Glycine riboswitch aptamer from a soil metagenome, 86 nucleotides, folded computationally. The model forms 90% of the base pairs in the Rfam consensus. The coordinates come from a structure-prediction model, not an experiment, and the mean pLDDT is 82. RNAcentral holds the sequence, with entries from MGnify.
RNA sequence: UCGCGGGAGAGAUCGGAUGCGGCUGCGCCGUGAUCCGGAGCCGAAGGCGCAACCGCCCCGGAAACGCUCAGGCAAAUGGACCGCGA
Numbered sequence: 001u002c003g004c005g006g007g008a009g010a011g012a013u014c015g016g017a018u019g020c021g022g023c024u025g026c027g028c029c030g031u032g033a034u035c036c037g038g039a040g041c042c043g044a045a046g047g048c049g050c051a052a053c054c055g056c057c058c059c060g061g062a063a064a065c066g067c068u069c070a071g072g073c074a075a076a077u078g079g080a081c082c083g084c085g086a
Stems, first nucleotide, its partner, number of pairs: 001086006013038006019031005040073003046069001047067003053061003
């Protein structure tokens, strides 16, 4: 690095528009859909910061700590890290 398996946290949040379905219709209702906007929240892709710590040691590497730019808050996807194999 590749393959397989495990893998947390946080609102299925509010508003608007569109699409789809239902109702005879104005319109209303439903919708884990798409786009835009607003607060709330998470932290284990990445990024940044302090610096524990580490090393070939005065020069380097640096976190599971911190910040939340990005990312994420049903499921899916992703996922630091761990195990097995090559």